[in-house]
Context: one part of a larger RNA
Molecule: small-subunit ribosomal RNA, central domain
Organism: metagenome
RNA sequence: CUGGGUUUAAAGGGUGCGUAGGCGGCCAGAUAAGUCAGAGGUGAAAGUUUCCGGCUCAACCGGGAGAUUGCCUUUGAUACUGUUUGGCUUGAAUCAGAUUGAGGUUGGCGGAAUGUGACAUGUAGCGGUGAAAUGCAUAGAUAUGUCAUAGAACAUCGAUUGCGAAGGCAGCUGGCUGGAUCUGUAUUGACGCUGAGGCACGAAAGCGUGGGGAGCAAACAGGAUUAGAUACCCUGGUAGUCCACGCCCUAAACGAUGUUUACUCGACAUGGGAUUUUCGGAUUCUGUGUCCAAGCGAAAGCGUUAAGUAAACCACCUGGGGAGUACGUUCGCAAGAAUGAAACUC
Numbered sequence: 001c002u003g004g005g006u007u008u009a010a011a012g013g014g015u016g017c018g019u020a021g022g023c024g025g026c027c028a029g030a031u032a033a034g035u036c037a038g039a040g041g042u043g044a045a046a047g048u049u050u051c052c053g054g055c056u057c058a059a060c061c062g063g064g065a066g067a068u069u070g071c072c073u074u075u076g077a078u079a080c081u082g083u084u085u086g087g088c089u090u091g092a093a094u095c096a097g098a099u100u101g102a103g104g105u106u107g108g109c110g111g112a113a114u115g116u117g118a119c120a121u122g123u124a125g126c127g128g129u130g131a132a133a134u135g136c137a138u139a140g141a142u143a144u145g146u147c148a149u150a151g152a153a154c155a156u157c158g159a160u161u162g163c164g165a166a167g168g169c170a171g172c173u174g175g176c177u178g179g180a181u182c183u184g185u186a187u188u189g190a191c192g193c194u195g196a197g198g199c200a201c202g203a204a205a206g207c208g209u210g211g212g213g214a215g216c217a218a219a220c221a222g223g224a225u226u227a228g229a230u231a232c233c234c235u236g237g238u239a240g241u242c243c244a245c246g247c248c249c250u251a252a253a254c255g256a257u258g259u260u261u262a263c264u265c266g267a268c269a270u271g272g273g274a275u276u277u278u279c280g281g282a283u284u285c286u287g288u289g290u291c292c293a294a295g296c297g298a299a300a301g302c303g304u305u306a307a308g309u310a311a312a313c314c315a316c317c318u319g320g321g322g323a324g325u326a327c328g329u330u331c332g333c334a335a336g337a338a339u340g341a342a343a344c345u346c
Base pairs, nucleotide, nucleotide: 004317005316006315007300008299012314014201015200016199017198021194022193023192025088026087027086028085029084030083031082033081034080035077036076037075038074039073040072041071042070049065050064051063052062053061054060091191092188093187094186095184096183097182098181099180100179103177104176105175106174107173108172109171110154114150115149116148117147118146119145120144121143125136126135162169163168206247207246208245209244210243211242215241216240220236221235222234223233258313259312260311261310262309263308266291267290268289269288270287271286272285273284274283275282276281295302296301319346320345321344328339329338330337331336
């Protein structure tokens, strides 16, 4: 190289867009580069294989054949691939009409709760726990009422719901904006798929500058528990959590399941459309789920949303530890991230 794999045993890149490359629908014509066939040349000799022969045999030696799977020239073939020309509409895109949703971004507004402040009523406890204590409170707390104010999050609706490439997205409302779906006797005419590098996005935590700070709460302090208790429980509490801008680039970034296309019994539920209807329903397209046939699988299970049957392209795996470490390089303000061994050992 061939070959085997990647839900859970090692292994799918966090996600998309896209360059090179690889692969690519239907019908004709041309060409003959790949491909196939014939002929010729060459492919040194020795050696190897095989058939003969010569030394008494053998080693050894001589002769013939074969092999040398290749390269070049030339004559043809034209199914497939390539190149090129012309066409097609089913792949793809566009257009028109209709619809859909927590998709994104940026303003405005709302009520409940919580904290705080002021005033009023009112008096001895409140709070907390398994039980307590720390804590708060006669300088009037807790509780109740009215007013004011601050920040953050949006109960019910709410769902096995919906949307988004993923991360993710939920009060109401306005602006701007991306996508998807359905219908069509509309348009273009293969414009497609994948995608090494590259670019963009990427939860939380963390970092920088400036704001903000109600609640919660790493660190920290105190009280308990305990043999101890650097914890679990309690009372406090700072970064942080929030906003703007700029970084970081990692997650059990999970469906632990790459993307695309075709094919392969059914049943039920449900979101969004279309057609039809006797208004019960029926048909159809596109999502989301549950259960099963065939098939697959080590099994668990998967099963038209495949882990089935096939094809195209990319990524990745090759015993455990050492180790996602060392060294080098790139990126980063840093934290660190990415790439990524070996000795040794079992």